[in-house]
């Protein structure tokens, strides 16, 4: 230097704080329960409790099941897991001398979009300079042929070697070939297709065939495959203060009417008449406003009691025994799983977990005595991950 | 527990990634004026909150972190 794992101040004393347990203890209350005080015992932040970035448990809401659409997430292969975007083991690519590290790593021959500047040309082929051939030009007295010259200019055609631009230029290097060139031909590398072999697979290997088509970008739209209902402990459940507030019924001092019993008198009895008292039902009562002649009609408000339902403040619960921790054996390369034994390890709610002293450890200063400091940070329903912060120290393996 | 944002000294634009980092106010210099202000002309001022990644190329797309605000 690389990788993996662990610790993250220690011990003792004193004084406090928050739960829990115990007491033939004291007081209040009570059927029991319970509350307060006192005494004793025992427990009390983390590897990240953080960020809230993923996945679940739990609770309520919605919904017949399933499928489609929309939206979101994930994306090589196999495995692990309750699940995951996490973990393990492989494959492929890249980096490093190496131990080892990194990769959002499906599809660009389904379609659409974009590729600035520069450059001739940025996606379908095309050609700026250049190279080459022919015609044309000039010379050979003239014309034609042949030959030579000039590569300045013009026309037609071939080519994509070379130049230059760019992040990227239509396979790369070399040889042959050609007028010049070119997969035009050949060798190697790359690419495509086919079956074969190895592997569960991703993929790898050799062989045969094809001169080569199909630039990049999907953390652009999109396509394919798989997964996903929403909200969250301020979820949810229970109790529920009052000169708060909703509904129903009834009532009061008194009066009137009706009905049914009881009782006294008249009366032989019943009916009936007179009187008293009870029960039930209905109506009027108090205040204000409006309309109309007394009086009536309509509307509103208020007071008492009982019952019912909701619910604020507040309280109780949810609440911590759980996909838990430790250890041994077994299976597996590993992640992880199975079995046995042992253990209980915070539950606050303006919110406890602190302070002091002594000794030791480490760091810094100092000659010494001694002085100063102890990383990051603190639970809030619970759990599995990821990410981020972290003084210092330890262990193992390897280069 | 849930959501939104960060661009010049201040307040804000920035479309489907390109050469585009801009506007107003402010500030500096000049001009005008006797002088000042306003008007006019010109300039400076930005690691686009930080760090990585995708891409030829990131203010813009993705991830992580920091800070601020709201329910």
């Nucleotide at each position: 230097g690389a990788u993996g794992g662990c610790c993250g101040g220690a011990u003792g004393g004193c004084c406090g704080c928050u739960g829990c347990c115990c007491g033939c203890g004291c007081c209040c209350u009570u059927c029991a329960c319970g509350g307060g005080c006192c005494g004793g015992g025992g427990a009390g932040a983390g590897g990240a409790a953080a960020g809230u970035c993923c996945g679940g448990g739990c609770u309520c809401c919605a919904c017949g099941g399933g499928a489609c659409c929309a939206g979101g997430a994930u994306g090589c292969c196999g495995g692990g897991u309750a699940a995951c975007g996490c973990c393990c083991g492989g494959c492929g690519g890249g980096g490093g001398c190496g131990a080892c590290c990194c990769c959002a790593g499906g599809g660009a021959a389904a379609g659409u979009g974009c590729c600035a500047c520069a450059g001739a040309a940025a996606a379908c082929a095309g050609a700026c300079c250049g190279c080459c051939g022919g015609c044309g030009c000039c010379g050979c007295a003239u014309u034609g042929c042949a030959c030579g010259g000039a590569u300045c200019u013009g026309c037609c055609g071939g080519u994509a070697a070379g130049g230059g631009u760019g992040a990227a230029a239509c396979g790369g290097u070399g040889c042959g070939g050609u007028a010049a060139g070119a997969g035009c031909g050949c060798a190697c590398c790359g690419c495509c297709g086919g079956g074969c072999c190895g592997g569960c697979a991703a993929c790898g290997g050799a062989c045969c065939g094809g001169g080569c088509a199909g630039g990049g970008u999907a953390a652009a739209c999109c396509c394919c495959a798989u997964c996903c209902g929403g909200a969250g402990c301020a979820a949810g459940a229970c109790c529920a203060u009052g000169u708060a507030g909703g509904g129903a019924c009834a009532c009061g001092g008194g009066c009137c009417g009706c009905g049914c019993g009881c009782u006294g008198g008249c009366g032989u009895u019943a009916u009936g008449c007179c009187g008293g008292g009870g029960c039930g039902c209905g109506g009027c009562g108090g205040g204000c406003g409006c309309g109309g002649u007394u009086c009536c009609g309509c509307g509103c408000c208020g007071a008492u009691g009982u019952c019912c339902g909701g619910g604020u403040a507040g309280g109780u619960u949810g609440c911590u025994u759980g996909a838990c921790g430790g250890u041994g054996c077994c299976g597996g390369c590993a992640a992880c799983g199975g079995c046995g034994c042992c253990g209980c390890u915070a539950g606050a709610u303006g919110a406890a977990u602190g302070g002091c002293c002594a000794u030791c450890a480490c760091c810094g200063g100092g000659a010494a005595a001694c002085c100063g400091g102890u990383a990051c940070a603190g639970a809030a329903c619970c759990c599995g991950g990821c990410u981020u912060a972290c003084a210092g120290g330890c262990c193992a393996u390897c280069u | 527990g849930c959501g939104a944002g960060a661009u010049a000294g201040c307040u804000c634009a920035g479309g489907c990634g390109g050469u585009c980092a801009g506007a107003g106010c402010g500030u500096c210099g000049g001009a005008u004026u006797c002088a000042u202000a306003a008007c006019c002309c010109g300039g400076a001022g930005g690691u686009c909150g930080a760090g990585a990644g995708u891409u030829c190329g990131a203010g813009u797309c993705u991830c992580u972190c920091u800070c601020u605000c709201g329910c």